[in-house]
Small-subunit ribosomal RNA, 5' domain from an uncultured Chloroflexota bacterium, 502 nucleotides, folded computationally.
Context: one part of a larger RNA
């Protein structure tokens, strides 16, 4: 000069596009942030029809129809999406490769199948505990839940063969043993087992890069490595038993501080510094420490189990809970908004579909925090008007600046009209943008500075006082440096000033 997620003082008219707890990963009050399917299943409440009975003729009750609330059983989701940066200095990440040690749920292709049987357990009925959180017994019941048997192209063992491979191994054959499936249905379809491929996804292992510190120099015993056994989807001291004694380290080990990495950002001619906020890509976390279960997939932010701090209820026996999700509320702090609308679009989850949910997301709303477009008029206009201000008292400057005259209408206000975003229907934004009419200059300028350096000068007041200051340095009676005033000079809805990087 530039630049920030700023903040502070003054000051402020519009819009458009973007950003807004950088601190305490402090505690949270309340709403909502994950449901959803009835075309898997059993109950099935309210309403409404018909019929009976009873009366105090429109009630009350019993039956069927119809309906389908609502909990329950099952299935897919919930491991995506959303937030935050604790902690990690490491194969976290970023990049080269391997993987013959692997899994793969929905989704796409292709191949072949679905025979038979059977017993439970919710709901719900009935006893019973509890203050409540909920739980015990005892008795029915369905299913695409759940078990058995049959069954193979599947699995696993063996043996053979084979031109791949260094090798564990891969392909064929043979033979034994094991093991799989479900139905629904509105008749269109949706489902269901097994293998095989594709496309994605994920695990692991490796070469190389990867803050500062030596006022940290020695460090390790599951430690380095082998064998056998576990465990895993896998490989592997990843556990575990033996057995060697070994492994790393001045090319910096071990230790200490820091500190989420990157794509990028900021500056700078570059080289390089500084930085990692919004967007994306990886990681890693959900009060604080552990742990495993379910499942293709978690050791799981809105699941469960144990401990721990806090916090609420409690009938004192016991119980609840977790915003780093979008609102918001306390607390810290210079300092960072709205308990707003909407699923209409994108997109995600179930469903065949209709729908349904969705604080993802699209808006709105609040901040000059940013950037960046626009205005607050334009033309004439001289007796250079009055006021102020200087003044050698002639004047001179504020200054064509005002008045005043003609004009304009972006802004503004009012009136109508009125979208696109949607490809039948379907629009939160929104009567928004945006377009026409109408009135009238009408609603809209500050801030900082004037000694150099640095652009811009006088008078007055003070008098080493009060005060200024980014350096140098002003101020002790004429102060261009303090206050003020008139002029100016800069930048403008900002301007100054503070912190920070280049």
């Nucleotide at each position: 000069g530039g630049a920030u997620g700023a903040a502070c003082g003054c000051u402020g008219g519009c819009g458009g596009c973007g950003u807004g707890c950088c601190u305490a990963a402090c505690a949270c009050a309340u709403g909502c942030a994950a449901g959803u399917c009835g075309a898997a299943c059993g109950u099935g409440a309210a309403g409404c029809c018909c019929c009976g009975u009873a009366c105090u003729u429109g009630u009350a009750u019993g039956g069927g129809g119809u309906g389908g609330a609502a909990a329950g059983u099952g299935g897919c989701g919930a491991a995506c999406g959303g937030g935050u940066g604790a902690g990690u200095a490491a194969c976290a990440c970023g990049u080269u490769g391997g993987u013959g040690a692997c899994c793969u749920g929905c989704c796409c292709c292709g191949a072949g199948g679905a025979g038979g049987g059977g017993g439970a357990c919710a709901a719900c009925c009935g006893u019973g505990g509890g203050a409540a959180a909920c739980c015990a017994c005892g008795g029915c019941u369905a299913a695409u839940a759940c078990c058995c048997c049959a069954g193979a192209u599947g699995u696993c063992u063996a043996a053979a063969u084979u031109g791949c491979u260094a090798g564990a191994g891969g392909a064929u054959u043979u033979a034994g043993a094991c093991u799989a499936a479900a139905g629904c249905u509105c008749c269109g379809g949706c489902g269901c087992c097994u293998c095989g491929g594709g496309a994605g996804g994920g695990g692991c292992c490796u070469g190389c890069g990867g803050g500062c510190u030596a006022u940290c120099a020695g460090c390790u015993u599951g430690u380095u490595g082998g064998u056998g056994g576990g465990g895993u989807a896998a490989u592997g001291g990843c556990c575990u038993a033996c057995c060697a004694a070994g492994g790393c380290u001045a090319a910096g080990a071990c230790g200490g501080c820091u500190a989420g990495g990157g794509g990028g950002c900021g500056u700078g001619a570059g080289a390089g510094c500084g930085c990692g906020a919004u967007c994306c890509c990886c990681c890693a976390c959900a009060a604080u420490g552990g742990a495993a279960c379910u499942g293709a997939g978690a050791c799981a932010c809105g699941g469960u189990c144990c401990a721990u701090a806090c916090u609420c209820c409690u009938a004192c026996g016991g119980g609840a809970g977790g915003c780093a999700g979008c609102a918001g509320u306390g607390a810290g702090g210079a300092a960072u908004a709205u308990u707003g609308c909407g699923c209409a679009a994108u997109g995600g989850g179930g469903g065949c579909a209709a729908c349904c949910c969705u604080g993802a997301c699209g808006c709105a709303g609040c901040a000059a925090c940013g950037c960046c477009g626009c205005g607050u008029g334009g033309a004439c206009g001289a007796u250079g008007a009055a006021g102020g201000c200087c003044u050698u008292c002639g004047g001179g400057u504020u200054g064509u600046a005002a008045a005043g005259u003609c004009c304009u209408u972006u802004u503004u206000u009012g009136a109508g009209g009125g979208a696109a975003g949607a490809u039948a229907g379907u629009g939160a934004c929104g009567g928004u943008a945006c377009c026409u009419c109408a009135a009238g200059a009408a609603u809209a300028a500050g801030u900082c500075c004037c000694g150099g350096c640095u652009a811009a000068c006088u008078a007055c007041g003070u008098g080493c006082c009060a005060g200024c200051a980014g350096c140098c340095g002003c101020g002790g009676u004429a102060a261009a440096a303090c206050g003020u005033a008139g002029g100016g000079g800069g930048c403008g809805a900002g301007c100054g000033u503070u912190a920070u990087c280049c």